The RNA shown here (transfer RNA) has 73 nucleotides and comes from Bacillales bacterium UBA1719.
Rfam family: tRNA. Rfam describes the family as follows. Transfer RNA (tRNA) molecules are approximately 80 nucleotides in length. The family's RNA type in Rfam is transfer RNA.
Model confidence (mean pLDDT): 81 of 100.
The sequence was found in a public genome assembly.
RNA sequence: GGGCACAUAGCUCAGUUGGGAGAGCGUUUCCUUCACACGGAAGAGGUCGUAGGUUCGAUCCCUACUGCGCCCA
Numbered sequence: 001g002g003g004c005a006c007a008u009a010g011c012u013c014a015g016u017u018g019g020g021a022g023a024g025c026g027u028u029u030c031c032u033u034c035a036c037a038c039g040g041a042a043g044a045g046g047u048c049g050u051a052g053g054u055u056c057g058a059u060c061c062c063u064a065c066u067g068c069g070c071c072c073a
Base pairs, nucleotide, nucleotide: 001072002071003070004069006067007066010025011024012023013022019056027043028042029041030040031039049065050064051063052062053061
């Protein structure tokens, strides 16, 4: 230098061939207990890597860039 894959909640990840953003763990509050643990209930937490484009509408399609990894040279 060229090619490929990945980037979504604090962590690990799912998601849809375009319209509701989610799970487990963690975390907060409450119940339970003399207390703790376990268990149960409820809640908070996200500009879906960044910037453009297409579209009535983008996490999803297109382009560029950034970061990380792999392969080739």